Model confidence (mean pLDDT): 81 of 100. Predicted 3D model of a 73-nucleotide RNA (transfer RNA) from a Candidatus Omnitrophota bacterium. Its Rfam family is "tRNA". Rfam classes the family as a transfer RNA. Taxonomically the source falls in Candidatus Omnitrophota (Bacteria, Pseudomonadati).

[in-house]
RNA sequence: GCCCUUGUAGCUCAGUCGGUAGAGCACGUCCUUGGUAAGGACGAGGUCAGCGGUUCAAAACCGCUCGAGGGCU
Numbered sequence: 001g002c003c004c005u006u007g008u009a010g011c012u013c014a015g016u017c018g019g020u021a022g023a024g025c026a027c028g029u030c031c032u033u034g035g036u037a038a039g040g041a042c043g044a045g046g047u048c049a050g051c052g053g054u055u056c057a058a059a060a061c062c063g064c065u066c067g068a069g070g071g072c073u
Stems, first nucleotide, its partner, number of pairs: 001072007010025004019056001027043005049065005
C1' cells in the first nucleotide's frame, strides 16, 4: 500500500426484506426472608463510531474518515 471482518446500553451481544432500538449480566426501587444469598415484579440507562448521500422513512443501503481484529505483498 491492497483486501476482508467488525464498531448498537456500564459489559457480552441480537436486531431477518429499510418502517416505534432489544436480550442476558450489571445497576436502582419494591416483594419475599429473622437477616443475607437465590427467586420474582417494576424501572433507569442509547448522538446505533463520525460526516455526507440515497429514500416518505436509515442501526441497516452507498461513499469517505476514524478505531479494533485478521490476511496478502